[in-house]
Context: one part of a larger RNA
Molecule: small-subunit ribosomal RNA, 5' domain
Organism: uncultured bacterium
RNA sequence: GAAUCAACGCUGGCGGCGCGCUUAACACAUGCAAGUCGCACGAGAAAGUGGAGCAAUCCAUGAGUAAAGUGGCGUACGGGUGAGUAACACGUGGGUAAUCUACCUCUUAGUGGGGAAUAACCUGGGGAAACCCGGGCUAAUACCGCAUAAGCUCGAGAGAGGAAAGCAGCAAUGCGCUGAGAGGGGAGCCCGCGGCCGAUUAGCUAGUUGGGAGGGUAAAAGCCUACCAAGGCAAAGAUCGGUAGCCGGCCUGAGAGGGCACACGGCCACACUGGCACUGAAACACGGGCCAGACUCCUACGGGAGGCAGCAGUGGGGAAUCUUGCACAAUGGGGGAAACCCUGAUGCAGCGACGCCGCGUGAGCGAUGAAGCCCUUCGGGGUGUAAAGCUCUUUCGGCAGGGAAGAUGAUGACGGUACCUGCAGAAGCAGCUGCGGCUAACUACGUGCCAGCAGCCGCGGUAAUACGUAGGCAGCGAGCGUUGUUC
Numbered sequence: 001g002a003a004u005c006a007a008c009g010c011u012g013g014c015g016g017c018g019c020g021c022u023u024a025a026c027a028c029a030u031g032c033a034a035g036u037c038g039c040a041c042g043a044g045a046a047a048g049u050g051g052a053g054c055a056a057u058c059c060a061u062g063a064g065u066a067a068a069g070u071g072g073c074g075u076a077c078g079g080g081u082g083a084g085u086a087a088c089a090c091g092u093g094g095g096u097a098a099u100c101u102a103c104c105u106c107u108u109a110g111u112g113g114g115g116a117a118u119a120a121c122c123u124g125g126g127g128a129a130a131c132c133c134g135g136g137c138u139a140a141u142a143c144c145g146c147a148u149a150a151g152c153u154c155g156a157g158a159g160a161g162g163a164a165a166g167c168a169g170c171a172a173u174g175c176g177c178u179g180a181g182a183g184g185g186g187a188g189c190c191c192g193c194g195g196c197c198g199a200u201u202a203g204c205u206a207g208u209u210g211g212g213a214g215g216g217u218a219a220a221a222g223c224c225u226a227c228c229a230a231g232g233c234a235a236a237g238a239u240c241g242g243u244a245g246c247c248g249g250c251c252u253g254a255g256a257g258g259g260c261a262c263a264c265g266g267c268c269a270c271a272c273u274g275g276c277a278c279u280g281a282a283a284c285a286c287g288g289g290c291c292a293g294a295c296u297c298c299u300a301c302g303g304g305a306g307g308c309a310g311c312a313g314u315g316g317g318g319a320a321u322c323u324u325g326c327a328c329a330a331u332g333g334g335g336g337a338a339a340c341c342c343u344g345a346u347g348c349a350g351c352g353a354c355g356c357c358g359c360g361u362g363a364g365c366g367a368u369g370a371a372g373c374c375c376u377u378c379g380g381g382g383u384g385u386a387a388a389g390c391u392c393u394u395u396c397g398g399c400a401g402g403g404a405a406g407a408u409g410a411u412g413a414c415g416g417u418a419c420c421u422g423c424a425g426a427a428g429c430a431g432c433u434g435c436g437g438c439u440a441a442c443u444a445c446g447u448g449c450c451a452g453c454a455g456c457c458g459c460g461g462u463a464a465u466a467c468g469u470a471g472g473c474a475g476c477g478a479g480c481g482u483u484g485u486u487c
Base pairs, nucleotide, nucleotide: 001487002486003485004484006483007482008481009480010479013359014358015357016356017355018354019352020351021317026315027314028313030312031311032310035073036072037071040070041069048061049060050059051058052057080270081269082268090194091193092192093191094190095189096188099187100186101185104183105182106181107180108179109178110177111176112146114144115143121136122135123134124133125132126131152161153160154159166175167174168173196242197241198240203233204232205231208230209229210228211227213225214224215223245267246266247265248264249260250259251258252257272293273292274291275290276289295306296305297304298303323349325348326347327346331345332343333342334341335340362392363391364390365389372383373382374381375380396428398423399422400421401420402419406414431476432475433474434473435472436457437456438455442471443470444469445468446467452459453458
């Protein structure tokens, strides 16, 4: 000098675009963040309103609505965090004849005929609750056989095995369902190479290294098991210890290099801590399950409930980091035939000079030069065209009126925003740091090795341009300094 997820001190007008817990992966009140489908299925209220009746009550409507249940798809995406991890985790280049793939696209062959249940519901019971148990009824695109099998799987072959579901529509037909093939996108696994520190860590290793066998997986493999052999790694650094998510990138630098890993994008890992599987095309699953542990809460003491590293927000820690906002209008995602519903993704708004950029706080004229203040050799000099005064302008801000694009037909949170027009009036808007040398900028007074300054050299002990104050000056300017960190 440049840079910064910055912080602190003083100061602070406006706008645009960004960014905003680097510390305790500490604990969390409250609300919201993943639902949707009645064109898969059975069942099905109430309030209210209208009517009848002396009334109890009944009928109609509300409404095949709400709420719930079975079933399907989604919940493995999107969002968060960086704890762990020195590893095929990541980057890059390959391999997979060792593999999988829901939804989507294309192609092809089918979609025949049966059965038995079960939730909801009714009923009985247990429990404080969470919830649970028994009996009875019922449907399906839920479940199970039978038939058929082009292609598929197994088999050397003969042969054997293995499927389906309907719904809507007057209909045409549409949406589905089953088997198979291809594609696209996605994923798993394997390998070469690359990127931290320590030798004051030198030896490490028994499923260890290999084999044939069995198991297991979508899939190769000690992945697992028994048996057999005795191997495997290491000074080109094994093992151990420390540190750390990796990359695109970002900062600096002429470059080589050095540093960083915040925002944005890709990959990985994690979801109170540890372990486990279930479902599923895919999870060993942030807002699913089970077990154990710590913690918090409820309890009738028998037993239960919970997991913000989602968005806001709270306490705590800290030098330090925001609103318990608006909207699904746009983009995108899930469900649905659609209407539409959901979406703290996202789009916006709020707060913060945290950063970058832009603009303003007025312009012209105006004295041998007011006052005040400062210095003085007392003559004068400085502040200084600065002010006043005169003549103008009205950016920004304020007030008033109009008022978008973003939206192919409808639909706008932002937002009466941006922008445009008008009105008033110089009116509402300047500070911070420094002035001994490095380093641009000097005098006076106070102080007297005191009080203090200080990045380095060094200033201060009675004439201090170095401390404090004032005037003046220099630099930058809605900022200016300081501190931390990097080059």